[in-house]
RNA sequence: GGUCCUAUAGCGCAGUGGUUAGCGCAGAUGACUCAUAAUCAUUUGGUCGCAGGUUCAAGUCCUGCUGGGACCA
Numbered sequence: 001g002g003u004c005c006u007a008u009a010g011c012g013c014a015g016u017g018g019u020u021a022g023c024g025c026a027g028a029u030g031a032c033u034c035a036u037a038a039u040c041a042u043u044u045g046g047u048c049g050c051a052g053g054u055u056c057a058a059g060u061c062c063u064g065c066u067g068g069g070a071c072c073a
Stems, first nucleotide, its partner, number of pairs: 001072007010025004018056001027043005049065005
């Protein structure tokens, strides 16, 4: 330099163009306990990497850029 993959909550990841963007872990509160852990219940947390485009409608499709990864040279 070229090709391809990838970016969604603090972390790991789902998410057929259309419902309110969700699951697990973590965090907080409560229950339980003499107390802690475990367990159970409730709950917080998102500019969906950035900028454009297509569309009635974009996390999802297209383009560029940025970060990460793999391969080729």
Transfer RNA from Candidatus Symbiothrix sp., 73 nucleotides, folded computationally. It matches the Rfam family "tRNA". It is annotated as a transfer RNA. The RNAcentral record of the sequence draws on ENA. The coordinates come from a structure-prediction model, not an experiment, and the mean pLDDT is 82. Lineage of the source: Bacteria > Bacteroidota > Bacteroidia > Bacteroidales > Candidatus Symbiothrix.